Two RNAs folded together computationally: RNase P RNA and transfer RNA, 437 nucleotides in total. The coordinates come from a structure-prediction model, not an experiment, and the mean pLDDT is 76.

[in-house]
RNA sequence: UGAGUUAACUGGGCAAUCGCCUCUGACAACUGUCAAAGUUGUUUGAGGAGGAAAGUCCGGGCUCCAUAGAGCAGAGUGCCAGAUAACGUCUGGGCGGCGUAAGCCGACGGCCAGUGCAGCAGAAAGAUACCGCCACGGUUGGGUUUCCAAUUGGGGUAAGGGUGAAAUGGUGCGGUAAGAGCGCACCGCGGUGUUGGUAACAACAGCGGCAGGGUAAACCCCACUCGGAGCAAGAUCAAAUAGGAAUUCGUAUGGCGUUGCUCGCGUUGAAUUCGGGUAGAUUGCUUGAGAUAAGUGGCGACGCUUGUCCUAGAUGAAUGAUUGUCCUCGACAGAACCCGGCUUACAGGUUGACUCAAAAU
RNA sequence: GUGGCCUUAGCUUAAUUGGAAAAGCCCCUGAAUGUGAAUUAGGAAGUUAUGGGUUCAAACCCCAUAGGUCACCCCA
Numbered sequence: 001u002g003a004g005u006u007a008a009c010u011g012g013g014c015a016a017u018c019g020c021c022u023c024u025g026a027c028a029a030c031u032g033u034c035a036a037a038g039u040u041g042u043u044u045g046a047g048g049a050g051g052a053a054a055g056u057c058c059g060g061g062c063u064c065c066a067u068a069g070a071g072c073a074g075a076g077u078g079c080c081a082g083a084u085a086a087c088g089u090c091u092g093g094g095c096g097g098c099g100u101a102a103g104c105c106g107a108c109g110g111c112c113a114g115u116g117c118a119g120c121a122g123a124a125a126g127a128u129a130c131c132g133c134c135a136c137g138g139u140u141g142g143g144u145u146u147c148c149a150a151u152u153g154g155g156g157u158a159a160g161g162g163u164g165a166a167a168u169g170g171u172g173c174g175g176u177a178a179g180a181g182c183g184c185a186c187c188g189c190g191g192u193g194u195u196g197g198u199a200a201c202a203a204c205a206g207c208g209g210c211a212g213g214g215u216a217a218a219c220c221c222c223a224c225u226c227g228g229a230g231c232a233a234g235a236u237c238a239a240a241u242a243g244g245a246a247u248u249c250g251u252a253u254g255g256c257g258u259u260g261c262u263c264g265c266g267u268u269g270a271a272u273u274c275g276g277g278u279a280g281a282u283u284g285c286u287u288g289a290g291a292u293a294a295g296u297g298g299c300g301a302c303g304c305u306u307g308u309c310c311u312a313g314a315u316g317a318a319u320g321a322u323u324g325u326c327c328u329c330g331a332c333a334g335a336a337c338c339c340g341g342c343u344u345a346c347a348g349g350u351u352g353a354c355u356c357a358a359a360a361u
Numbered sequence: 362g363u364g365g366c367c368u369u370a371g372c373u374u375a376a377u378u379g380g381a382a383a384a385g386c387c388c389c390u391g392a393a394u395g396u397g398a399a400u401u402a403g404g405a406a407g408u409u410a411u412g413g414g415u416u417c418a419a420a421c422c423c424c425a426u427a428g429g430u431c432a433c434c435c436c437a
Stems, first nucleotide, its partner, number of pairs: 001357010012326007020048004025043007050332001054343002057341005062230004069263004074226005079093005094108001095106004109221002114219002116215002130161002132157003136153007169187006188210001189208002192205005234283004244274006254268004275436003290309008327330001362433007371386004380417001388404005410426005
């Protein structure tokens, strides 16, 4: 210098004017007997979207149902250890794959518990002989006998051919009637022991002739986890009417809450259709597993101690418009109970660490 | 906001233990008719919403994404 990997940050700036939402102070008017308090208006001051606010894919807090209960069914997760409120997330490690490397990716338990599936092709898709190879017996033909050829019978054989995504360890040498882990060497594999490691696992030693293939994002088995509903939860106040009608089911051994079944607990009809009513206020609501600085423990995720800070809270739903100016001319996109993650979208810019290549010193 | 369901030809729907994606309407071409409709013979039309994964093999199983759609308060 070029190419790349990874961890973070940022997400137009400044000024003026007009407007929007919340909070706060002051003043005025009204309600209120006064006070407290409230409403409206004017005005001072302060604050006002994101890294994903998104998708709603997981987990938790919070609220109600029983204190969150028992059993079955069902759902989810799946190498090991740890972090955490919890997780399917994160950290570290192991194993496998990709890459020259930095590094990245992995639903990564179990088909000797059982059951199922594999179209077409092929002899055979789980324990099988189609072609081929081999010796033996019979028959026929040739031949002087040993023998040769054809055909046939029951056998041996998975080395060769062919089919397929997949065909019963691989290569080589020996061996054999032909073959074959039948024997041997190396590689792979299985189980045993020792050592290291918390463990997953690894290394080494020696043993075994190979142990019946694939599929569990097929049923299933094993281990662990999971009660349901969701802020339109829930609480308080107010308003309105037809405090309704029909049909079906049920009638307490019932119905509903409590998704499926059986109990238990609570409660007393439920569902559908039609009709009617209100489209209200307050609360929940933002101080929280919060942010940040220093110290400290840990490889790390993260924990602990002390100090500092307060940072939207709407409910037809607030951030916009105009002007000036500068630059690199500005992407994806807008909170709705709150957090921790994951996933997806994203113009451009900045920083740290590391790898490879080339050149120079 | 929360909780469900769906996406296959231009439209409406099929496709079951995963094994070469069908039907009706529509469209195109021919026959028949003096001409047209109906009729009849044939044909075209598919990234099974998109992108990955599992598997020998995916519309179907799994994950992510996109789009669409339904329900929600009171009388109760």
Record summary:
It holds a member of the Rfam family "Bacterial RNase P class A". It is annotated as a ribozyme.